About this RNA: This is a predicted structure of a 709-nucleotide part of an RNA (large-subunit ribosomal RNA, domain II) from a Candidatus Nanoarchaeia archaeon. Rfam family: Archaeal large subunit ribosomal RNA. The family is grouped with related families in Rfam's "LSU clan". For this family Rfam cites "Crystal structure of the ribosome at 5.5 A resolution" (Yusupov et al., Science, 2001). Gene Ontology terms of the family: structural constituent of ribosome and ribosome.
[in-house]
Context: one part of a larger RNA
């Protein structure tokens, strides 16, 4: 991992519903006795109704009116609704609280509560009562082991030396928690192994007469030993060993919970809770009764309510720009005078008065939207809605999008409301993509559409008509998010405006561009052109006391300005389209992809494609019906409700079977579906229908459990 077997709402009391059945103002026995004993028969304690109220003494309860639904008949009226009334308690009394117009009760079935293991496995603990010191820690007793080399301590001999000592030098000598290294013990470094030689191996290292190292015997036990002390050992287990037991500890956490179909179908909201992984009331869903007549998303009118968005400031509350002018009654700064006392100026301050803008906690005024009633439309409902009561839940982590706030630079962020989607929603679309965009899926078929498309990939027009872009723009990016952003373009399209223009423009050429005069000043110089002032006259067609280059300074070139050729339009502003620039990321690269110059952009048409949408036909189911008809019913987690199927054994029933039972293989045929029949072929002895009745009743899951492979 695969197959096969095995595997999970049980059982008992107790309370509460709901079915079904006896009996009924009363039902009902337990325990035990009897009994040819699971029947039956005796057995009334005792339960539980039948009266309440009140802590207790105590006291003690409606044939009463009215509207009225079925019905049956015009007013009767079971059940229902309202009033009034009456018991009791309590008060002084108002008055409150509780109870009265009478059904229970016992069995079986079953839905939920509670105690118990209580659907199943699943901790890590706590305690007791045993078994461990053949591992190891530490000590005892008896024993065993430390090749070989190096060093050369005391002492000790000889010799020198001393007055004898010291000393000194040469041999002896054989010390030491020395030194190098084999067994032996260890385990520092490396990281080859690493389905192994090893629950670690290998290499390198460190130690090797010592607080060495080691074999056998033996002491010390679990809140305790032992410990040159690491919470280290105590048998591959130690911050409290191991088995066993209490023990099915307990778990608000996780995983698993086994056949079918058919109706409805939620919630992540409020309030409580040491409450936030849960619960418990309320809401929401789901059955079951009851009542009996309106209900309601939506729209339209018509009244109302109100204080938002926009706005607005000379209508207040307060920020705020700007001016101008008062003001000595004046917190202060500066500056000057003055010996001080004080002046005087100026800014401020405070007052008016111009101007400009602004507010969630501003509002003279003021919207839609909404809210409330009220008609009407529309949907629904006497085939029973709303509402009422009462069983049974589930949930109490929500999330996306639009719009409209709070916070935040911002966020695929947070935190509110409102719609609506996913969550519990299939389908077409959008390359792929819970919540975008279209649709709300009983089945078959056979046509029409909707988002979205019609060159190939690929289902449909390489349609039509008129612009427009040459950038593959269109259709590349940054962490997120944005129509690629301010700004720029003599790209290129069509608008407006003005001015110039055949008494000739723009552009080009061709020619003139002079004189006073080198203006004054400055300076070395300053001659149109370094600065500074000033900027005048004359000849002219026309020409600056000079636009730019250039020179030490002249010189030169060239512009403004003119005249002539030439011939049709020309210049500036300004506003749009579509294009361009602006534009930067790490593997090579994404329009979905080929590719396109339209199969790009924009406005205008008319075909066609396209879904489980809509339409037809046929057909189940549900609901109401009995008219042999209706339906704008049949997506659906958690979750309620209802009807089926199969399995085991038992009673009764029919019945099969060695002329072939059951299981086991392969077909076939009915059912919507659990499954049910039925052939063939194996097998070789028991099966089975129909009604009921009791269960150890259904497997694909649980890091299930047992076996095979």
């Nucleotide at each position: 991992g695969c197959c096969a077997g095995g595997g999970a709402g049980u059982g008992u009391a107790u309370c509460u519903g709901a079915g079904u059945g006896g009996c009924g103002a009363g039902a009902g026995u337990a325990a035990u006795c009897u009994g040819a004993a699971a029947a039956g028969g005796a057995g009334g304690a005792c339960u539980c109704a039948u009266a309440g109220g009140g802590a207790a003494a105590c006291c003690a309860a409606u044939g009463a009116c009215c509207c009225g639904c079925a019905g049956c008949u015009u007013g009767c009226a079971a059940g229902g609704g309202g009033u009034a009334a009456g018991g009791u308690a309590u008060g002084a009394a108002a008055g409150u609280g509780c109870c009265u117009u009478g059904a229970g009760u016992c069995a079986c079935u079953u839905g939920g509560g509670u105690a118990c293991g209580a659907c199943c496995c699943g901790a890590a603990u706590c305690c007791g009562a045993g078994c461990g010191a053949u591992c190891u820690a530490c000590u005892c007793c008896a024993g065993g082991g430390c090749a070989g080399g190096g060093u050369g301590a005391a002492g000790u001999c000889a010799g020198g030396g001393u007055a004898a000592a010291a000393c000194c030098u040469g041999g002896u000598g054989g010390a030491g928690g020395c030194c190098c290294g084999a067994a032996g013990a260890g385990g520092u470094u490396c990281u080859a192994c690493g389905g192994g030689c090893a629950a670690g191996u290998g290499u390198u290292c460190u130690u090797c007469u010592g607080a060495c190292c080691u074999u056998g015997g033996a002491a010390u036990a679990g809140g305790g030993g032992u410990g040159a002390a690491a919470a280290g050992c105590c048998a591959a287990u130690c911050g409290a060993g191991c088995u066993c037991g209490g023990u099915g500890a307990u778990a608000g956490c996780u995983g698993g919970u086994u056949c079918c179909a058919g109706c409805c179908g939620a919630a992540g909201u409020u309030g409580g809770c040491c409450g936030u992984a849960g619960u418990c009331a309320a809401g929401u869903c789901u059955g079951a009764a009851g009542c009996g007549a309106g209900a309601g998303c939506g729209c339209c009118u018509a009244a109302g309510u109100g204080g938002u968005a926009a706005a607005g400031a000379g209508a207040c509350g307060g920020a705020u720009u700007u001016u101008a002018g008062g003001u000595a009654u004046c917190a202060g700064g500066u500056g000057u005078c003055g010996a001080a006392a004080g002046g005087c100026a100026u800014c401020g301050g405070u007052c008016u008065u111009u101007u400009g803008u602004c507010c969630a906690a501003c509002u003279c005024a003021g919207a839609a939207u909404g809210c409330u009633u009220a008609g009407g439309c529309c949907u629904u409902g006497u085939a029973g809605a709303c509402c009422u009561u009462u069983g049974g839940a589930u949930a109490c982590g929500g999330g996306g999008u639009g719009c409209c706030g709070g916070g935040g630079u911002a966020a695929g962020c947070u935190u509110g409301g409102u719609a609506u989607c996913c969550g519990a929603g299939a389908g077409g679309g959008g390359a792929a993509c819970a919540a975008c965009c279209c649709a709300g899926a009983c089945u078959u078929c056979c046509g029409u559409u909707a988002a979205g498309g019609u060159c190939c990939c690929a289902a449909a027009a390489u349609a039509a008509u008129g612009a427009c872009u040459c950038a593959g723009u269109g259709u590349g990016a940054a962490a997120g998010g944005g129509u690629g952003a301010a700004g720029a373009g003599u790209g290129u399209c069509c608008g407006c405006a003005a001015c110039c223009u055949g008494a000739g423009a723009c552009a080009g050429c061709g020619a003139g561009g002079a004189g006073g005069u080198u203006g004054g000043c400055u300076u070395a110089g300053a001659a149109g052109c370094a600065g500074c002032c000033a900027u005048c006259c004359u000849u002219u067609a026309a020409a600056a006391a000079g636009u730019g280059c250039g020179u030490a300074a002249u010189a030169g070139c060239u512009u403004a300005c003119u005249c002539g050729u030439c011939a049709a339009g020309g210049u500036u502003g300004u506003a749009g389209g579509c294009c361009u620039c602006g534009a930067a990321g790490a593997u090579g690269g994404a329009c979905g992809g080929g590719g396109c110059u339209a199969a790009g952009u924009c406005a205008u048409u008319u075909a066609c494609c396209g879904a489980u949408a809509c339409g037809g036909a046929a057909g189940a189911c549900a609901u109401c019906a009995u008219a042999u008809g209706a339906u704008u019913g049949u997506g659906a987690u958690a979750g309620g409700c209802u009807g089926g199927c199969g399995u085991u054994u038992u009673g009764a029933u029919a019945g099969g079977g060695c002329a072939g039972a059951a299981g086991c293989a392969c077909g076939c045929u009915c059912g919507a579906g659990a499954g049910a029949g039925u052939g063939u072929g194996u097998a070789g002895a028991c099966c089975u229908u129909u009604c009921a009745a009791a269960a150890a009743u259904g497997a694909a899951a649980a890091u299930c459990c047992u076996g095979g492979c």
Annotation: The RNAcentral record of the full RNA draws on ENA.